[in-house]
Context: one part of a larger RNA
Molecule: small-subunit ribosomal RNA, central domain
Organism: uncultured bacterium
Order: sequence, then structure tokens, then C1' cells
RNA sequence: UUGGGCGUAAAGCGCGCGUAGGCGGUUUCUUAAGUCUGAUGUGAAAGCCCACCGCUCAACCCUGGAGGGUCAUUGGAAACUGCGAAACUUGAGUGCAGAAGAGGAAAGUGGAAUUCCUUGUGGAGCGGUGAAAUGGCCAAAGUUAUGGACGAACCCCGGUGGGGGAGGCUACUUUGUGGUCUGUAACUGACGCUGAUGUGCCAAAGCGGUGGGGAUCCAAACAGGAUUACAUAGCCUGGCACCCCACCCCCUAAUCGAUGAGUGCUGAGGGUGAGGGGGCCUUCCACCCCUUCCGGGUGCAACUAAUUCAUUAAGCACUCCGCCUGGGGAGCACCACCGGAAGGGUUGAAACUC
Repeated sequence: UUGGGCGUAAAGCGCGCGUAGGCGGUUUCUUAAGUCUGAUGUGAAAGCCCACCGCUCAACCCUGGAGGGUCAUUGGAAACUGCGAAACUUGAGUGCAGAAGAGGAAAGUGGAAUUCCUUGUGGAGCGGUGAAAUGGCCAAAGUUAUGGACGAACCCCGGUGGGGGAGGCUACUUUGUGGUCUGUAACUGACGCUGAUGUGCCAAAGCGGUGGGGAUCCAAACAGGAUUACAUAGCCUGGCACCCCACCCCCUAAUCGAUGAGUGCUGAGGGUGAGGGGGCCUUCCACCCCUUCCGGGUGCAACUAAUUCAUUAAGCACUCCGCCUGGGGAGCACCACCGGAAGGGUUGAAACUC
């Protein structure tokens, strides 16, 4: 490489947008590039294969045939693919009428709590632990009650509930804004799917930059108290960076459903979210039936090494992309690229060894 694979054994890029490329709905006509087919030419001989001949047999050899091509020229076929033309509506999109929502951004507002400050109260303990001690307190702590300041996070509602491409999103109000779903079938008429390179977003951390903020909780580093044989730890008392905001960088995660995207098909029965239609009903609610989309649980066939999965497939198929190919060495070294930098990222060997 071929082949076989990728939930858990090696293997799905963290997620979008999208270029080239690959693939692509229904009908009719044309064409004849692919495709199929006839003829001609050529594809040396030897060899291979088949049949026969000659060496006593065989090897060997003779003769004949077959075969051998992404071949060339030429004639034809027109189902499929392609080119071209015309049309269609079910894929896709638009419109119209509705629906839900922590979807994203900016501005503003609110209440509880922690801490701190002021004042009153009051006078000996507080705090912490397995037990203690460090710590803090008569210079008045802790407690309790007014008033005030500040920053961060948003109790209940709350729900295998909702939204989002993923990361992720939850107090309230306003502003402008993205996407989805349902119904309808007015419009366009295949405009689609995937997607190398590229480009954008991307938790936390950053011993990243500049400028602000800094209350608590948490807390690397660091200091002290314990524990212990030791204790550079776990426990405790503190505690800078960090955590918050604005702008800019970094671009990694068990970024997980460890499951790429898209399309179609394939038994059941029960619960939930957003709609629509119908029945019952004088009407509404409730209830019942049908249906679309979304998110969960059980479970048949099938699949699977098993576990499991099972209309949200890991079933049956197709299209496109990514990736894997024994363990360690090693996601290391080197080269290159990205980055201001990082014990940084991307790419990524070998010797050696089992």
C1' cells in the first nucleotide's frame, strides 16, 4: 500500500463557516466523452496454458491453437453516468400567520448574605480541631441592635426542564439582535450534501501585557501551628498572585455520548417540553384521538468479543471528510510554522528495547 477498522481494545479534528475537489431529486429531448459492441491494424520470437510430434520415458524439443492492451483507426447501440436544451416540485430556500426559550451583546436596577466602618448594648471569653496549638481579645473581642461603605455571586422558582455549532448560558428591566419549531402552500425551481488548504469561535489555567477594581469564599507560592521516626504533605491559623471589569494575547482539556456530518428505511408500549388539527362540551377547563419537532427511560429483531446499543442505532444502506496499523522510547528530539513570552501550541521521527 491493499485489506480491515475507529463507544469501552490503536483510531472521530473541540466546534462552526466555507474554497478547490468528491457526490447529488423527478420527467422528456439531443449528443456520444465515460460505458457496451462489430471490423481492421498492431500487441516480434522465446516463455506461460491447451492439443499433438520427436529423442526407449522424462526433462528437453517440434508443430498448431488459445491467450495477452486503460492500444490505435473506423462502424454501431443509447439503458446508466457526463455535456447541452426544456420542464417539474417532493430536496433546499423565501413569503405569510403563529409559538417557546438561562441563545448572544450593551446599558441600568434590585434584595438576601459575607466582610469592614460608626454608634449603642455588655463584660470574658472567641476561633479552631480527632485532640490541640498558632491566631485574635480588657487599647473592649465574640454576642446583639441601628446606620453606612464596598465588591462579587444571584436563594426560592428548578425540572434526566429550556436555549445554543461547540466552549458554554440562570436575579430583574430596557434597547437593538441570531437561531429553531409549528401551520399554510403564495413564490424560486435542485439553488443540495460533504469539505483538503483556509478562516472564525473556543472552559479553566497563564510563574501573559496595559489600565482599573479588590468584600467574602476559595487559594498555587509563602509563613506559622499541629501530626509524625521524618512530614518540603494531608488537618488548622493566616495569606500575595489568581479569581472581577475593559482592551489585547494564548488555543489547550476525560473540550465525553470517550460515538464526524448528511440522507433514506426498519416492531412495540408508557412518561416529559413546544406547537397544530379533531372529538366530547352551549362555551372554557379537564379528558380522549391524530399529527410535527425536541429531549429522556424500557425493550423486539438486527448488530456486537462481550458489555451494551436498539427510529436520538453501535441495525440496514449510500455520499463526503478526519483518523488508526504492537508496547515502551515519545507526543520526547530535530526541522519548520504560530506566539511578545510560557516547563507554550501545531506538526512529529529514529537509534535502542520487549